[in-house]
RNA sequence: AUCCGAAAGGGCAAACCCGUCGAGAGGCGGGGGCGCAAAGCCACAGGCCCGAUCCGCAAAGGAGGGCGGCUGGGUUGCCGAAG
Numbered sequence: 001a002u003c004c005g006a007a008a009g010g011g012c013a014a015a016c017c018c019g020u021c022g023a024g025a026g027g028c029g030g031g032g033g034c035g036c037a038a039a040g041c042c043a044c045a046g047g048c049c050c051g052a053u054c055c056g057c058a059a060a061g062g063a064g065g066g067c068g069g070c071u072g073g074g075u076u077g078c079c080g081a082a083g
Base pairs, nucleotide, nucleotide: 003083011036012035016031017030018029019028020027021026034069040075041074042073044072045071046070047067048066049065050064053063054062055061
C1' cells in the first nucleotide's frame, strides 16, 4: 500500500406518522429506526415506477419525469484488530 473486515468514535436512515410541494411516480423538512462501510456523489448501461404536457386519431410506443436503500459502471472517501 492492497484485499478483507473486528472494535471504538462519529455518520446515514427503511416502514410508519405529521407538515409541505408535485398530475403522478416521488421530493423536501420534522419525528422514528429496519437496516447500511460507501445507505457519499453522478441517471452512463440494464431494471423498475409515473402518465400532467408533447408526438401519435387513439391504444401501444416514444419524448419527458422519478427511483442510487435493485444490479453494473464512473468518481471521492473516515477508522483499521486478526488474517
The RNA shown here (c-di-GMP-I-GGC riboswitch aptamer) has 83 nucleotides and comes from a Candidatus Acetothermia bacterium.
The coordinates come from a structure-prediction model, not an experiment, and the mean pLDDT is 84.